[in-house]
RNA sequence: GCCGAAGUAGCUCAAUGGUAGAGCACUCGCUUCGUAAGCGAGGGGUUGACGGUUCAAGUCCGUCCUUCGGCUCCA
Repeated sequence: GCCGAAGUAGCUCAAUGGUAGAGCACUCGCUUCGUAAGCGAGGGGUUGACGGUUCAAGUCCGUCCUUCGGCUCCA
């Protein structure tokens, strides 16, 4: 330098172009003599960045950034 994959909640991951969710973790409550487990409720998101298409974009298109994998060249 070229090709490909990935980037969404603290972590691991979903979401057919049509209200951004789950599990774990966290907070509160119930239960217990107490803790853990269990049960219920709650908080937490500029969907990597900037543009474009569209009535509508996490999703489609372009450029860039980061990470990972492969190939190649030069010194």
This is a predicted structure of a 75-nucleotide RNA (transfer RNA) from a soil metagenome. The RNAcentral record of the sequence draws on MGnify. Rfam family: tRNA. Rfam classes the family as a transfer RNA. The coordinates come from a structure-prediction model, not an experiment, and the mean pLDDT is 80.